Notes
A computed fold for a 1526-nucleotide RNA from an uncultured Desulfobacterales bacterium, annotated as small-subunit ribosomal RNA. Its mean pLDDT, the model's own confidence on a scale to 100, is 83.
RNA sequence: AGAGUUUGAUCAUGGCUCAGAACGAACGCUGGCGGCGUGCUUAACACAUGCAAGUCGAACGAGAACGAUUGACUUCGGUUGAUCAAGUAAAGUGGCGCACGGGUGAGUAACGCGUAGAUAAUCUACCCUUGUGUUGGGGAUAACCGGACGAAAGUCCAGCUAAUACCUAAUACGGUCUUUUUGGUGCAAAUUGAGAAGAAGAAAGGUUGCCUCUGAUUUAAGCAAUCGCACGGGGAUGAGUCUGCGUACCAUUAGCUAGUUGGUAGGGUAAUGGCCUACCAAGGCUACGAUGGUUAGCGGGUCUGAGAGGAUGAUCCGCCACACUGGAACUGAAACGCGGACCAGACUCCUACGGGAGGCAGCAGUGAGGAAUUUUGCGCAAUGGGGGAAACCCUGACGCAGCGACGCCGCGUGGGUGAUGAAGGCUUUUGAGUCGUAAAGCCCUGUCAAGUGGGAAGAAAUGUAGUAGCGUUAAUAGCGUUAUUAUUUGACGGUACCACUAAAGGAAGCACCGGCUAACUCCGUGCCAGCAGCCGCGGUAAUACGGAGGGUGCAAGCGUUGUUCGGAAUUACUGGGCGUAAAGGGCGCGUAGGCGGUACUGUAAGUCGGGUGUGAAAGUCCUGGGCUCAACCCAGGAAGUGCAUCUGAAACUGCAGAACUUGAGUAUCGGAGGGGAAAGUGGAAUUCCAGGUGUAGAGGUGAAAUUCGUAGAUAUCUGGAGGAACACCGGUGGCGAAGGCGACUUUCUGGACGAAUACUGACGCUGAGGCGCGAAAGCGUGGGGAGCAAACAGGAUUAGAUACCCUGGUAGUCCACAGCUGUAAACGAUGUGCACUAGAUGUAGCGGGUGUUGACCCCUGCUGUGUCGCAGCUAACGCAUUAAGUGCACCGCCUGGGGAGUACGGUCGCAAGAUUAAAACUCAAAGGAAUUGACGGGGGCCCGCACAAGCGGUGGAGUAUGUGGUUUAAUUCGACGCAACGCGAAGAACCUUACCUGGUCUUGACAUCCCAAGAACGUCUGUGAAAGCAGAAAGUGCCUUCUUACGAAGGAAUUUGGUGACAGGUGCUGCAUGGCUGUCGUCAGCUCGUGUCGUGAGAUGUUGGGUUAAGUCCCGCAACGAGCGCAACCCACGUCUUUAGUUGCCAUCAUUAAGUUGGGCACUCUAAAGAGACUGCCGGUGUCAAACCGGAGGAAGGUGUGGAUGACGUCAAGUCCUCAUGGCCUUUAUGACCAGGGCUACACACGUACUACAAUGGGCGGUACAAAGGGCAGCGAACUCGCGAGGGUAAGCAAAUCCCAUAAAACCGUUCUCAGUCCGGAUCGGAGUCUGCAACUCGACUCCGUGAAGUUGGAAUCGCUGGUAAUCGUAGAUCAGCAUGCUACGGUGAAUACGUUCCCGGGCCUUGUACACACCGCCCGUCACACCACGGGAGUUGGUUGUACCAGAAGACGUUGAGCUAACCUUCGGGAAGCAGGCGUCCAAGGUAUGGUUGGUAACUGGGGUGAAGUCGUAACAAGGUAACC
Repeated sequence: AGAGUUUGAUCAUGGCUCAGAACGAACGCUGGCGGCGUGCUUAACACAUGCAAGUCGAACGAGAACGAUUGACUUCGGUUGAUCAAGUAAAGUGGCGCACGGGUGAGUAACGCGUAGAUAAUCUACCCUUGUGUUGGGGAUAACCGGACGAAAGUCCAGCUAAUACCUAAUACGGUCUUUUUGGUGCAAAUUGAGAAGAAGAAAGGUUGCCUCUGAUUUAAGCAAUCGCACGGGGAUGAGUCUGCGUACCAUUAGCUAGUUGGUAGGGUAAUGGCCUACCAAGGCUACGAUGGUUAGCGGGUCUGAGAGGAUGAUCCGCCACACUGGAACUGAAACGCGGACCAGACUCCUACGGGAGGCAGCAGUGAGGAAUUUUGCGCAAUGGGGGAAACCCUGACGCAGCGACGCCGCGUGGGUGAUGAAGGCUUUUGAGUCGUAAAGCCCUGUCAAGUGGGAAGAAAUGUAGUAGCGUUAAUAGCGUUAUUAUUUGACGGUACCACUAAAGGAAGCACCGGCUAACUCCGUGCCAGCAGCCGCGGUAAUACGGAGGGUGCAAGCGUUGUUCGGAAUUACUGGGCGUAAAGGGCGCGUAGGCGGUACUGUAAGUCGGGUGUGAAAGUCCUGGGCUCAACCCAGGAAGUGCAUCUGAAACUGCAGAACUUGAGUAUCGGAGGGGAAAGUGGAAUUCCAGGUGUAGAGGUGAAAUUCGUAGAUAUCUGGAGGAACACCGGUGGCGAAGGCGACUUUCUGGACGAAUACUGACGCUGAGGCGCGAAAGCGUGGGGAGCAAACAGGAUUAGAUACCCUGGUAGUCCACAGCUGUAAACGAUGUGCACUAGAUGUAGCGGGUGUUGACCCCUGCUGUGUCGCAGCUAACGCAUUAAGUGCACCGCCUGGGGAGUACGGUCGCAAGAUUAAAACUCAAAGGAAUUGACGGGGGCCCGCACAAGCGGUGGAGUAUGUGGUUUAAUUCGACGCAACGCGAAGAACCUUACCUGGUCUUGACAUCCCAAGAACGUCUGUGAAAGCAGAAAGUGCCUUCUUACGAAGGAAUUUGGUGACAGGUGCUGCAUGGCUGUCGUCAGCUCGUGUCGUGAGAUGUUGGGUUAAGUCCCGCAACGAGCGCAACCCACGUCUUUAGUUGCCAUCAUUAAGUUGGGCACUCUAAAGAGACUGCCGGUGUCAAACCGGAGGAAGGUGUGGAUGACGUCAAGUCCUCAUGGCCUUUAUGACCAGGGCUACACACGUACUACAAUGGGCGGUACAAAGGGCAGCGAACUCGCGAGGGUAAGCAAAUCCCAUAAAACCGUUCUCAGUCCGGAUCGGAGUCUGCAACUCGACUCCGUGAAGUUGGAAUCGCUGGUAAUCGUAGAUCAGCAUGCUACGGUGAAUACGUUCCCGGGCCUUGUACACACCGCCCGUCACACCACGGGAGUUGGUUGUACCAGAAGACGUUGAGCUAACCUUCGGGAAGCAGGCGUCCAAGGUAUGGUUGGUAACUGGGGUGAAGUCGUAACAAGGUAACC
């Protein structure tokens, strides 16, 4: 620091997602040790049990027992006394403490908190310091004893007693209050200093010591010390109160408030104050957000971040609030009190049913809730707190330990060496690679854990004892204090730490490996199972699922989930935007607010500088130090951007004053204008009415019909009525703020502009709310109504047509109302104002100037309105002085798409509706601009037998053949629009053959290797359908070596048997592939390098102007070149030349029946080499071009004709059954052999052909003329037989020689005469021929007989542009035989093309696009089904809150107090003072009534979203087929 994801690709916009860090976490797997931290985030839910606040005998009175010792008595059981226990325990009075410490975060949006201040408006126990005092009296009471009630808790009565308890009196410095004198400050109020007079108001003693003084036996008084007590001053600490500023969200909360705001007086408080009361006034708060609602303890800090910020408020620290819920008080220095009291309520417990008790949000612990959070531990040793003179006691504060990988930090699980690269696993191209120096083995070390032994620091105080000083004092006493010595205290814990022993021994997992993101292979699975943070994987070769091997990352942890910040400049202060991506208000006027011209003076609020105070500690940062390091801890520093205060400066802003004229405005003159309102007037046209002429149609459409018309329409003429709109002018021309405004005249009226001077003197700009205007449609009331025209009706169209088209037609359109509505794609999709920043050229209005001075032209200024264009800006498109440039001021608005501009609520409206405006849920996109394609029932140009013009066909018939379908045991398989269907198949009777049935074989029919035996080969017999099986005889050669010359061994070829490796597969996958092929298309295209342009995809080149069959060529051009294609080079044909002359040819000569023979090679021909044609020549057109047109010459003329030749690519086109090949499957079968059958089936449908339907013909007879092929298991002459197919015999020919082989149509003659025929030949019967082991299924041909359909073919559709179509025959391949097919060959030989509007296909340019799987695209809505969330809903049920009333516990206050009463006074009667009780005021719970608000739930209902290939249509995207949209 970025990355992934919208697209075919691009840029930008924009959301979603990821990588980081963090956590009081939880869950999954795993788990060795230690240190330091940390641990109910949920139910402020309920709590068993124990503990958490007591202490003081030096304030006070009283005072046990167990037990021990000892005495007396004794019934020997015991009873009783003394001493110790012990002035102890327990209890009581009194003092201090219990308001601290500890817990929790419910409430609280507040002076609660934070910060800075104020208190001259206050208090402060204990503590420190200082001053003064501490005198004289008195009456009670608890404990205790006796009695009573009660289950208990507890209570009552009588009696005794003490105090540092209580009361009274005295004194009173100072202080307080009142009055008063006087000084200072001050306008005053007031405040402060000094003085005088008066009033009220205190106390308590304890302990220890001493005897100097008095009394004196002790001792007391006294004295002293010390601790207390009282009243003051001061300090410290703590607290109360007040104030400035800051402190969440909602305006779908806009008004709130009667003690409310203020005053006066009084009360109350420590103290100000409506804090409370009475009276008076009517105020107070609020858009700078009152009131209401929701949520929330606040801060230091913590997490994150570069920072600014954002989120958070566990642990630690500060503050606040709370203590079962609510209320109210007492005591006290302080409370309205967590472990006090009272009342009410809920809950729990005890009960003898009469009554009582309780409050863990203290520490442990229990239950419950929950994903989830610990021990009913030890100790007061340390730190701190309470009490005490102290010892000491208390302390779940605290210190420690325990549990939990919950977090952070540290350590370990070993180190070195070790290659036969072991075994084993995995992979493999079978060679090997990898785990891997990893292991084993060898040599070491000893952290942690284990065992044994040693063993700290944390401890300093205090006390006691001693010693030595100092102070007090009469004192060497005592007391206080200082120093020093000794002694006393450790929960943790025998812990940390150290040493030793032994031993590699006890100690590694988790996640991931498609991209982001480091890390790859195999197997399994087969859109299944599953994964997934996003994009997305999985449909038989998954690096994405599951397993394995390997690898990567982190490591006692690793992942997942959740949450926060970051990335996110994705709320933008730093630091974003608004023409088209989301976003400018429809427009103006204007309030508050914000901002504001020039020069001067003053001020000092903002601003800037300096000082001071504060900004707690902890934390963060820096430096240093302590635990072996670190985490952790300690010390010091810095920082803390803030606030307050003092002081200085005066540029800028503000404020005040006084000026200025340039901003703004006013006055004068002038012209322009559909600016607005009202009244009036006009003509054209439509319609209607009346009349005339006139006759059969009119009207309307793509075509029609509805409609009108013989009752007279349409047409035409005349007259009239009525309403609405104003042709031409008319113009990116004018006016207006916008909406909008168009005949003419008049009246009233607004604004802008130009010119020239004068005046005012900043009067300005913007503008939240507010007010006004505001198209069309719509609404209300009343008019009006010609035309047009929603709705509606009819006619068409259509599959349908609730539409488009037509005929009618009602609201409405028009007018009036201070009518309503208030919205539009209200758009320049561009807020208003001001300033600045090149120009060019139109146009409207008003001026100025030169010239002509007449029209007018030119130059120039201002205002408006257009076009083009530089810089600049922009994602691009584009904008560009009328900015979308550069700046300033102010307002409005945006933050992914959908849900939704919707719901609810509010406001407005008569309604329709408008405005304001969410959420749940859902998706990973939605959207912008531009690019390349593709497409268009878009455009332009061009081509093609594409159409047109023609000729002949197909589609109808019969047959052949292929296909589908059906059938079958099998009818093998493939090919399916063009581009499958006489296709693979150039030829299925067996074979072929892959299919079926049956019979057989299993190393195999075929290949290699190994072993054994025989060995070339063949013959015979039996059986069988054959394959095969069984048997018999015969028989060993070839080569080499050895040899006794018999033979032996080996080898090559070969046969049989055997073993296993393997063979085999026309089995699957053409969507795993190679190769080959088809197709667009023989269409003219497809690209590259460099350069240039563009942010980029890309563009340019290749576009443009011509031209061509052609991206063919020329010209132009930011392009210049090049490649694959085109063309040419190749073959055949057409002309000529040369060479050559047999098997070919024959002009001349001879000859024959015949080029038959001699002869010749001139010609034809053959087959080799050449020539020839190049727009070369001429003329014209054309850009001095390319080229085109015409002509000449020529055998041939503009590519001469035909072929071969097929660019980049498209169709997952075809082929695994030509071949090759990955993977899968099969292996006594899916392989191999054999026989028979099938591929030839047949209600039917389609394609391709043949033959016909006849006279341009059929039959018969006669007579001509080819080319190109083939031939030895062959072609086969001639002769002969047969009607014929053919047979017999047989010459020639491996072929320019012989044969196939008569070409046919044509021509001549004759016959038939329009008919199912002398057409046509299917079908069937009979008889034959040929091939072949074999023609039954299932061949071809011949002869005789039979003689079907068919009389030119519906919709539709095919081929062909010249030696072509049509027609005629010939040959060949395959092949034993079998073409109507295929491939070639020649003969005869046309018609037509105006032309490119249309159909089809294609090329180029351009345009639109929401398409890119690319129009066979995309995509919308209803309906049906399922699920989800939401709204409405008769109601129903909760929470919360307001108002009114009732009620009124405890308590406080007031009042009363006939009852009662110790202290004081008393004249002894009583009084004073007080208590109980009564009444009243306030008031909690509770109750009644009625509202607000907010949840839950609900029959039914509404739309929305999402779902697999449902239904109906086709609305949108192209001119989307009616342009779309608001």